[in-house]
Context: one part of a larger RNA
């Protein structure tokens, strides 16, 4: 290489828009590239392969087909496939009409709850644990009450609920933006599908500036426990936790399941619609879950949200260490990120 594969054994890119490409609906013409016939030239010999001859045989020779699977012309064929027209409406999109949601991005308000600070009423204890004891406290805590101020975070509604490409999204309103499902069949008329590279978004930690700092808390310092205890408990406690503006770009970024289209028994919740009727079941699209036919599967299990039956296009994998290391390259302010081996070894 071929071949097999990728939920859990190696393997699906964190996600999403898109450029090269590669794949692509029905109808109909024209071409005659690909694609198929036919003929003509070329394709050196020698080798090879099968007949026949020559050396006694063979090995070798010779003679004469095969073959050279190719290329180039030239004549046709026209199912598919390509290029050009024309055309069509289901794939796609587009208007209109409603409908939904924690989707986004700013701004604005709101009550609990905590910590602090006054003030007040009031006395010896509080906090903390298995159990203490560091801590706080007669300079008056801790409880109980008003009253200020701050940060951050939205109980209860909350739910196999629901929106988002995907990380991720929740008190309430306002202001902008974006989306998707239904109806309607009014217009576009294949505009479509993946998508190398690119471009963009990408928890949390982390880094710069410049805020902010109520809670929680790495680090740290003490109490304990313990044989030790650089842990686990406990009583402080600083980075960060928050906001803006720039980076970082990894995560068990997972459904450990790539994207899109098409086919293949049902049951049953459940969320948004449309349609239909009347009392309570029905049907019709998209979603979100349980189960369970066929059918896969090594099994667990999947099973119209397939891991089933099939095409397209990408991504990735080929034994264990060594190793996501080492060199180079590239990006980054670092920290480190992406590319990513071999020697040894089992």
């Nucleotide at each position: 290489u071929u071949g097999g594969g990728u939920u859990u054994a190696a393997a699906g890119g964190g996600u999403g828009c898109g450029u090269a490409g590669g794949c692509g609906g029905g109808u109909u013409g024209u071409u005659a590239a690909g694609u198929c016939a036919g003929u003509g030239g070329u394709g050196a010999a020698a080798u090879c392969u099968a007949g026949c001859a020559g050396c006694u045989u063979a090995a070798c020779u010779g003679u004469a087909a095969a073959a050279u699977u190719g290329c180039c012309a030239u004549u046709g064929a026209u199912a598919c496939u390509g290029a050009c027209g024309a055309u069509c409406u289901u794939g796609a999109g587009u208007a209109c009409a409603c409908u939904u949601g924690a989707a986004g991005u700013g701004g604005g308000c709101g009550g609990a709850a905590u910590a602090u600070g006054u003030c007040a009423u009031g006395u010896a204890g509080a906090g903390g644990u298995g159990a203490a004891a560091u801590u706080c406290u007669u300079a008056g805590a801790g409880a109980u009450g008003a009253c200020a101020u701050a940060g951050a975070a939205c109980a209860c509604c909350g739910a196999u609920u629901g929106c988002g490409a995907a990380g991720g999204c929740a008190g309430c309103u306002c202001a902008c933006u974006a989306a998707a499902u239904u109806g309607u069949a009014a217009c576009u008329g294949a505009c479509g599908c993946u998508g190398a590279g690119g471009c963009a978004c990408g928890a949390a930690a982390g880094c710069g500036u410049g805020g902010g700092g109520a809670u929680c808390a790495a680090a740290c310092a003490g109490g304990a426990u313990u044989a030790g205890a650089u842990a686990c408990c406990c009583u402080g406690g600083u980075a960060g936790u928050c906001c803006a503006c720039g980076c970082c770009c990894u995560a068990a970024a997972c459904g450990a399941u790539g994207a899109u289209u098409a086919c293949u028994a049902g049951a049953u919740g459940u969320g948004u619609g449309c349609a239909a009727u009347a009392u309570a079941c029905c049907g019709u699209a998209c979603g979100c879950g349980u189960c369970a036919c066929a059918g896969c599967u090594a099994a667990a299990g999947c099973g119209u949200u397939a891991a089933g039956u099939a095409a397209u296009c990408c991504a990735c994998c080929u034994g264990g260490g060594g190793a996501g290391u080492a060199c180079g390259g590239c990006c980054g302010c670092a920290a480190g990120g992406c590319u990513g081996a071999a020697a040894c070894u089992c």
Molecule: small-subunit ribosomal RNA, central domain
Organism: metagenome